[in-house]
Context: one part of a larger RNA
This record gives sequence, C1' cells and structure tokens, in this order.
RNA sequence: GGAUGAACGCUGGCGGCGUGCAUAACACAUUCAAGUCGAACGGAGAGGAGGACUUCGGUCCUCUGAUCAGUGGCGGACGGGUGAGUAACGCGUGAGCAACCUGCCCCGGACUCAGGGAUAACACAGGGAAACUUGUGCUAAUACCGGAUAACGUAUACGGACUGCAUGGUUCGUAUACCAAAGCUGAGGCGGUACGGGAUGGGCUCGCGUAUGAUUAGAUAGUUGGCAGGGUAACGGCCUACCAAGUCUGCGAUCAUUAGCCGAACUGAGAGGUUGAACGGCCACAUUGGAACUGAGAAACGGUCCAGACUCCUACGGGAGGCAGCAGUGGGGAAUAUUGGGCAAUGGGCGAAAGCCUGACCCAGCGACGCCGCGUGAGGGAAGAAGGUCUUCGGAUUGUAAACCUCUUUCAGCAGGGAAGAAGCAAGUGACGGUACCUGCAGAAGAAGUCACGGCUAACUACGUGCCAGCAGCCGCGGUAAUACGUAGGUGGCAAGCGUUAUCC
Repeated sequence: GGAUGAACGCUGGCGGCGUGCAUAACACAUUCAAGUCGAACGGAGAGGAGGACUUCGGUCCUCUGAUCAGUGGCGGACGGGUGAGUAACGCGUGAGCAACCUGCCCCGGACUCAGGGAUAACACAGGGAAACUUGUGCUAAUACCGGAUAACGUAUACGGACUGCAUGGUUCGUAUACCAAAGCUGAGGCGGUACGGGAUGGGCUCGCGUAUGAUUAGAUAGUUGGCAGGGUAACGGCCUACCAAGUCUGCGAUCAUUAGCCGAACUGAGAGGUUGAACGGCCACAUUGGAACUGAGAAACGGUCCAGACUCCUACGGGAGGCAGCAGUGGGGAAUAUUGGGCAAUGGGCGAAAGCCUGACCCAGCGACGCCGCGUGAGGGAAGAAGGUCUUCGGAUUGUAAACCUCUUUCAGCAGGGAAGAAGCAAGUGACGGUACCUGCAGAAGAAGUCACGGCUAACUACGUGCCAGCAGCCGCGGUAAUACGUAGGUGGCAAGCGUUAUCC
C1' cells in the first nucleotide's frame, strides 16, 4: 500500500448494486415453510333443476353438484439450512465397471383375458382425562390375492459362430422351467403390463494430489490372503465356517492435534503466501446414540421404533415435542436485520385441465457493513469590512473567504403524467408500485465531518502545564521560553466519511 461477513470512537445528505450470528451444532413461545388428485373408489353433502304429494309448515323421488374426512395414487429422498463430525476414495483430477441400479421423461414392437376374498369410511356397542383405541356388522376401487396367456425376458443343460488385456463377453439354435396387467373419461384422450433401447440421476473400484507433530516407532486377529457359502442392484472379510500366517511401516505406519473439500477469493511483477463469507459443485449432519420399515431412490430435517438428556400436558394410569427452514425470543458475544408483501415473474410438487400448494423465489423493510455514483452551489466581488489569532504595535493572517451583485436547481420537497418486466390463440393477469422515468413549481434554499501538523510524513504559532497532567507505531517528548502534553488560531490529508483495533498478503 491492498484486502475484510468486521468491530469501536466521532460524524452523517441522497441513490444504485451487493451483503449482514464468524460466538452457544446453546435452549426455543408463536405463525407459516409439502402438498395435491373427485377424470382411481365407496360415501357424506351446502346449493341448483325437474317431478309427485301437501294440513301450504313441508315431505318424498330423480338428476346435477361447491366442498369434505376416509381408501387409493404421485410427491414428502427435491427445494431450503448448517459445518458439528470427517485427514477419508471425503474432496479435486484422470480413468475403469466384461461387477451395477435408475420412478417420472423419450423411442420401439407386443399385450391389456377371465375371476375371488377382504378392509377403511359408515352404523352400533364399549375403554380412556387426553393421546388414542377395542369389538361386532356392511361396502368400493387404478387397494389386495390366486388363475390364464408368455417372449425379443430370466434360469439351467447341450451345440455352433465371432471376439476381448484377464476373469470372460456378444450372438444364433434346441429343450425344460418360471413370471404380467387396471381401469377412468366429456369418447378427443389419459392410463396399465412385461421387454429392448435412450436420456438423466446415482452406486462401486483404481492412479495421482490433499494440514501439523518423531518431545507419537512400532501398529494390526476379520487383522492379510485362500476355499466354500450367505448377503447386496453390484464387486469385495461386506458377513459366516474352515485353512494358512500374513498385512502396514523411516518414501513416516499407528497415535495425537487441527480442519468440511473444491471452483474460486485476497495479495503479489511473478513465483508464491493466505483464506474457503457470499455465488456454484461435491460431502456430512438434522436434540444425542442406535435401528430398520416403506419406496425407483432414505438408513429419511418438518416419517416410524428404541434408549438418553431436556421441556411441556396430566384426572398420576399415561401422553406430547425437536427452528443447523423463514421470521422471531432468551442466552452467549466487540458484533450481525422484519414475528413484512406476493405467487406477478423464474422454478418445483400434484392434477387431463381450471387450479391448489410453494418463508424456494421475486420484492419491500433495517444497518455508511462494502463498492460505485451524485450533492452540500456557480461566476463576479478589496472598503482587503467586522470579529478572531499573532504582533517587532508598523502590521500580518483568516481572506474572495463573507457581505453584496448576477445566475443555476442536480439531490431532497410539492404537484401532474406514468412504464417495461406479461410469456401463453385471444381476453384477462404486476407483489414491487403510482416505484423508475418524464413535465412543472419554489427557493441557495434542507445537506461536512474527521484525523494529523518533532523526524519517518504533507502541514506552526500563541497560551496553559512544569518529569506533573499527559503523549507515543518506532526514535522518543514533558524537570518554566514544549512546533511532541492540553486548548485556541492557522495549516495539511482524506471526505459522507475519517481515525483506531484485529487479521492476511
């Protein structure tokens, strides 16, 4: 000198774009943050239409039907948060899988036959303070189950051809065995099943790279390898039995400490050093520990179960909860924001669609926290006014500075107009927002501080103080003439900021 997610002191006009718990992965009141589909299903049903009866109150039947708890489907594995753990195939980079999976989506040909038994809702009867739950009875489905059909699927056996770095792979033929489906509709469509291919997303393996310490030198028994089996989507001590005694290590094993990694960011002429906020990719975690279920996908933040700690409710028998989602609260701290608006845009889930949901997102609010831009006026003006300060008392300086004259009106203010962002065939649709922007009006009007002035280092005098009070980054100032302390005048630097502290280069 540059930089910062900064803080502190003094000061503070406006706008744009960014950015804002780095500390206690401490505890959390409250709202909201993941739903959707009635064109899968049986019901309930406000309202509407028609008809019948009527004591004129209404009752019954048919159709339609907003909406709704339940069964069922898809989604809750994405999106959002945090950085605790992790020194590791976690990450980065480059390869491999002849050892693998992939819902929704796209392409292809094939199929979609005929049945069955239940169950929630509901009704009735109970139990419980509640959370919730039990029994009996009824019913539907794209829920569940068995049957048929069966190859270009899978498995086994046999044979042939081609081929790979190896285990092996591809393909053809024959035989045997096994496995599927679901309907809805407004009749346009939307779906369902098995299979082949694609796309996307993932899983696994390997080479290389990836902090410090030897005042850590030995570590290891599923440990290292083999055989057989189990398990997995898949390879594998991943697991089990048996057999062998290996395996890693001074090119640093093991242990300890620290730490999410990267693209990047800061700095530097570069080499390098430092950092990993924001944005993007990957990983890990979701009160602590453990476990599986469902599912294409989870060992699942707003799912389940168990245990622990904590908090809450309780009729004391028993229950409920998890902000490292958005806001917000307490606490900790030098320190970090609103319990805001909207789904208008972009994107996501569901739906045939209308649409619904979306604290993702888009916006607004707060903070000079940062960067950038603008303003606080411009020109003229010597009686060099007054006042202040200094003075050798002559004057010098503040100083064209002010007054005064002539102008201008950015920004702020008021008034009028007023967007783009909207893309869906058309129409309609804007939170921001009456915002940006344009026009007009008035008046220099409403807008400057802060640090320094001994040398380094740009900028000096007076008074006060008297090794006191104090200053200080280093050298050092202060003990009666202090350009170094304090105040004043003046001057210098930067400027809506300035200075200090901390950290990195």
Small-subunit ribosomal RNA, 5' domain from an uncultured bacterium, 505 nucleotides, folded computationally.
The full RNA is in RNAcentral, with records from ENA.